[in-house]
RNA sequence: UCGUGCUAGACGGGGAGCUGGCGGUGCCCUGUACCCGCAAUCCGCCAUAGCGGGGUCGAACUCCCCCUCGAGGGCCGUGCUCCAGCGAGCCUGCCCUGGCCCGACGGCGAUGAAGGUUGGGUCCUGCGCGGCGGAGGCCUCCGAACCCCGCCAGGUCCGAGAGGAAGCAACGGUAAGGAGUUCCCUCCGGGUGCCGCAGGGGUGCCUGGCCAGAGCCGAAAGGUCCGGGUAAGUCGCUGAGGGCCGGUUCGACAGGGGGUGCACGA
Numbered sequence: 001u002c003g004u005g006c007u008a009g010a011c012g013g014g015g016a017g018c019u020g021g022c023g024g025u026g027c028c029c030u031g032u033a034c035c036c037g038c039a040a041u042c043c044g045c046c047a048u049a050g051c052g053g054g055g056u057c058g059a060a061c062u063c064c065c066c067c068u069c070g071a072g073g074g075c076c077g078u079g080c081u082c083c084a085g086c087g088a089g090c091c092u093g094c095c096c097u098g099g100c101c102c103g104a105c106g107g108c109g110a111u112g113a114a115g116g117u118u119g120g121g122u123c124c125u126g127c128g129c130g131g132c133g134g135a136g137g138c139c140u141c142c143g144a145a146c147c148c149c150g151c152c153a154g155g156u157c158c159g160a161g162a163g164g165a166a167g168c169a170a171c172g173g174u175a176a177g178g179a180g181u182u183c184c185c186u187c188c189g190g191g192u193g194c195c196g197c198a199g200g201g202g203u204g205c206c207u208g209g210c211c212a213g214a215g216c217c218g219a220a221a222g223g224u225c226c227g228g229g230u231a232a233g234u235c236g237c238u239g240a241g242g243g244c245c246g247g248u249u250c251g252a253c254a255g256g257g258g259g260u261g262c263a264c265g266a
Stems, first nucleotide, its partner, number of pairs: 001266006009057003012030004020046005034054005063259006072250006079244004083239006091233002095229005101223002105218004115211008123200006129193002132189006139180004148173003156165003
């Protein structure tokens, strides 16, 4: 060095989780890797840390160690970003809203603006006049068996007579009272008046005269400024939330380097 037969070992590994701890079942990653039985209110074990049974390969592509790379997982963060909740209201902005000013535009204005002055009306008080209502008067009518009036037939009385007297009814009238009342007179009253006179008050409104001569008004778009509200942007805090980034830890796969037998024969 070659051949034959064996042995150690290998026939998947890792992360999180569970657990006092280790491994497995289940989840995830890697990626291809014997079979059967057991197992989440678990299963099997104890640092030689799955157990039991069967099978294959076998000292190297395959077993062991180290380095590199690094899928993926865990942990951490004044990190970035999104989202959610709570709060703020300095700043930017939308919308709503109060005020000052400016103000395009519109209207009025030399047939005279603002202003000044002097009147009138609207307002109040008093008086008057009118109207309305009420009462009374005036006026008209009715109105007394007798105890009201006039005139008094008849009748009665006085008288010799002439004549006279009282007087009922009828007739005429009247008082109290009743009814009416267009007009007229007096008094009283008011939710009375396109009325008159006098006085007052006032600048709110309407309006006239005079002076003087150019402004006045608008709920008139919009704008500056000063505020109020709102809270989109913004800011602050919180979050076992999603994504990313950074650090740390474990780390599959892959790449590189190194290491590892026994017996017999040639």